[in-house]
Context: one part of a larger RNA
RNA sequence: AGAUGAACGCUAGCGAUAUGCUUAACACAUGCAAAUCGGACGGAAAGCAAUGUUUCCAGUGGCGGAUGGGUGACUAACACGUAAGAACCUGCCCUUUGGAGGGGAACAACAACUGGAAAUGGUUGCUAAUACCUCGUCGGCUGAGAAGUAAAAGAAAGAAUCCGUCCGAGGAGGGGCUCAUGUCUGAUUAGCUAGUUGGUGAGGCAAUAACUUAUCAAGACGAUAAUUAGUAGCUGGUCCGAGAGGAUGAUCAGUCAUACUGGGACUGAGACAUAGCCUAGACUCCUACAGGAGGUAGCAAUGGAGAAUUUUGCACAAUAGAUGAAAGCCUGAUGGAGCAAUGCCGCGUGGAGGUAGAAGGCCCACGGGUCGUGAACUUUUUUUUUCGAAAAAAAAGCAAUGACGGUAUCUGAGAAAUAAGUAUCGGCUAACUCUGUGCCAGUAGCCACAAUAAGACAGAGGAUGCAAGCAUUAUUU
Numbered sequence: 001a002g003a004u005g006a007a008c009g010c011u012a013g014c015g016a017u018a019u020g021c022u023u024a025a026c027a028c029a030u031g032c033a034a035a036u037c038g039g040a041c042g043g044a045a046a047g048c049a050a051u052g053u054u055u056c057c058a059g060u061g062g063c064g065g066a067u068g069g070g071u072g073a074c075u076a077a078c079a080c081g082u083a084a085g086a087a088c089c090u091g092c093c094c095u096u097u098g099g100a101g102g103g104g105a106a107c108a109a110c111a112a113c114u115g116g117a118a119a120u121g122g123u124u125g126c127u128a129a130u131a132c133c134u135c136g137u138c139g140g141c142u143g144a145g146a147a148g149u150a151a152a153a154g155a156a157a158g159a160a161u162c163c164g165u166c167c168g169a170g171g172a173g174g175g176g177c178u179c180a181u182g183u184c185u186g187a188u189u190a191g192c193u194a195g196u197u198g199g200u201g202a203g204g205c206a207a208u209a210a211c212u213u214a215u216c217a218a219g220a221c222g223a224u225a226a227u228u229a230g231u232a233g234c235u236g237g238u239c240c241g242a243g244a245g246g247a248u249g250a251u252c253a254g255u256c257a258u259a260c261u262g263g264g265a266c267u268g269a270g271a272c273a274u275a276g277c278c279u280a281g282a283c284u285c286c287u288a289c290a291g292g293a294g295g296u297a298g299c300a301a302u303g304g305a306g307a308a309u310u311u312u313g314c315a316c317a318a319u320a321g322a323u324g325a326a327a328g329c330c331u332g333a334u335g336g337a338g339c340a341a342u343g344c345c346g347c348g349u350g351g352a353g354g355u356a357g358a359a360g361g362c363c364c365a366c367g368g369g370u371c372g373u374g375a376a377c378u379u380u381u382u383u384u385u386u387c388g389a390a391a392a393a394a395a396a397g398c399a400a401u402g403a404c405g406g407u408a409u410c411u412g413a414g415a416a417a418u419a420a421g422u423a424u425c426g427g428c429u430a431a432c433u434c435u436g437u438g439c440c441a442g443u444a445g446c447c448a449c450a451a452u453a454a455g456a457c458a459g460a461g462g463a464u465g466c467a468a469g470c471a472u473u474a475u476u477u
Stems, first nucleotide, its partner, number of pairs: 001477004006473002009470002013347003017343002019340002026303002030300003036062002040060002043056004070258003079183004084178002088175003093171004098166002101135004110125006140149003154163001156161001184230003191221001193219001196218008233255004237248004260281005283294004311337001314335002319333001320331002323328001350380004360371004386413003390409001421466005426447003432461005442449002
């Protein structure tokens, strides 16, 4: 000198834009954050009315809740970055080859009875489907071969048609795996390893593999730092620097890990999922003491911790996602608003003229000097501010559709009117005198200053720097 997710002191007019729990991955009241489809299905209700219409959604069923959003505890590792690879999977989407014939049984809802304080059940009976089962059939799969194995569903519409469904092939995008190389500190950590290293057989997986297992061999790694201990998410980037390099990893983007703590699987194309399940634990809550419920590191909010970090706001109008044939519906993603000088950028606090150099303050050699064209005064303007009138764009494709918002902006009126601080002045370092104090009170980044004439303390006048900020502290180059 630069920088910061900063904090503290004094001060403070406006706008645009960005950012905002760095600490306790501490505990969390309340509300919301993942639904949707009646054009898959039985049903319920309503009124009209005369078998249709409209509405609803508890249940069955489908797709989605593996995305989005949060956090950085773990992790020194194929976790991440760069560059390659072969033994793999892939819902929705795109392209493409074929197919959809026949039959059946149930379970919710519902009804009746019934247990429980509740959470939530039990028994009996009825019923539909794009839910389930079965037969037949395929160019797929398995197998050396013989042979074996395995599909399907309909809905809307007057119709053309359209949406869906099944078996294959290819693609795109996504994911799993392997390898080379790079990635902090300590040797006052030197040896480490027993499924450990490799072979064979078997199992297992979407797939490779000690991934698992039986058996055989005794290997594997290590001063080119193994093992162990500490610390830490990694990267694009960010800050400093001419560069080399040093520091860092907030916001934004990619990736990994994680969801009260530990373990487990289920479903599914995809999870070992958590606003899903089971289980153990700690904690909190309800209870009729038999038993139950919960998980903000989603958005707000609260307590606590801390030097320190915001609203229990508006809207789905835009972008985007889920679902649906669509209209739509849902979305604390997102778009807007609110709060904070937290940062950066822009604007303003007037402009021009004005010496009797007024009054007053301070200094003085008592002549004067200085604050100072500064003020007053004259003239002028209205950025801004206040009040009144008008009023958007961002909306795409003819029309319609705006949370922000009567906001930005524009226009009229009025008055210089509403708006300057802060730190310093011995040297480094731009800026000096007086008074008070008297090694006291105090200052201080370093040198140091103060013991009766202190340019260094305190006050005053003056001056210098920066400026809606200015100093200080912390960290870093």

This is a predicted structure of a 477-nucleotide part of an RNA (small-subunit ribosomal RNA, 5' domain) from Elaeis oleifera. Lineage of the source: Eukaryota > Euphyllophyta > Magnoliopsida > Elaeidinae > Elaeis. Rfam family: Bacterial small subunit ribosomal RNA. The full RNA is in RNAcentral, with records from SILVA.